[in-house]
RNA sequence: CAAGGAUUCGCGGGAGAGAUCGUCUCGGUCACACGAGAAGGCGCCGACGGAGCAACCGCCCCGGAAACUCUCAGGCAAAAGAACCGCACCCGAAUU
Numbered sequence: 001c002a003a004g005g006a007u008u009c010g011c012g013g014g015a016g017a018g019a020u021c022g023u024c025u026c027g028g029u030c031a032c033a034c035g036a037g038a039a040g041g042c043g044c045c046g047a048c049g050g051a052g053c054a055a056c057c058g059c060c061c062c063g064g065a066a067a068c069u070c071u072c073a074g075g076c077a078a079a080a081g082a083a084c085c086g087c088a089c090c091c092g093a094a095u096u
């Protein structure tokens, strides 16, 4: 000491969509207000997951395949999560 590979767990960046509408439970109040949670209604989002098609690729009667498409799950203040990107670590590593 490079390209490249790998990267569940490390660090940083990281979008979208109603802080929507009743109901119930708990806390709170003299009573309201207010806060949290649980299901439900309507309206939405795609960059975790899942599914579908496909350029293309392959070992080609089959198979692989997206950031496209659909939203089952998930999500729609913040937080969390998050494809992807960068860094770190590891492999590459023999050698000089």
Base pairs, nucleotide, nucleotide: 004091005090010087011086012085013084018042020041021040023038024037025036026035027034043076044075045074049072050070051069052068056064057063058062
Glycine riboswitch aptamer from Allobosea thiooxidans, 96 nucleotides, folded computationally. It matches the Rfam family "Glycine riboswitch aptamer". About the family: This family represents the bacterial glycine riboswitch. The prediction has a mean pLDDT of 79.